[in-house]
RNA sequence: GCGGGUGUCGUCCAGCGGCAGGAUGACGGUUUCCCAUACCGUCGACACGGGUUCGAAUCCCGUCGCCCGCU
Numbered sequence: 001g002c003g004g005g006u007g008u009c010g011u012c013c014a015g016c017g018g019c020a021g022g023a024u025g026a027c028g029g030u031u032u033c034c035c036a037u038a039c040c041g042u043c044g045a046c047a048c049g050g051g052u053u054c055g056a057a058u059c060c061c062g063u064c065g066c067c068c069g070c071u
Base pairs, nucleotide, nucleotide: 001070002069003068004067005066006065007064010024011023012022013021018054025043026042027041028040029039030038047063048062049061050060051059
């Protein structure tokens, strides 16, 4: 330099055009003499910039990060 893959709460993983969800975590509550467990609630994310579309996490282009291969 070229090609391919990938990017979603603090972390891990779903979501393949129409409300962003689960686990874990943090915080609060119930329970307990206390802690732990268990249960309930709350908080928290679509890498960035454009395009297509009535509507984009999702499709297209570019940039950036990471991974793999080729030279």

Transfer RNA from Myxococcus fulvus, 71 nucleotides, folded computationally. Its mean pLDDT, the model's own confidence on a scale to 100, is 83. The sequence is in RNAcentral, with records from ENA. It matches the Rfam family "tRNA". From the family's description: Transfer RNA (tRNA) molecules are approximately 80 nucleotides in length. Rfam classes the family as a transfer RNA.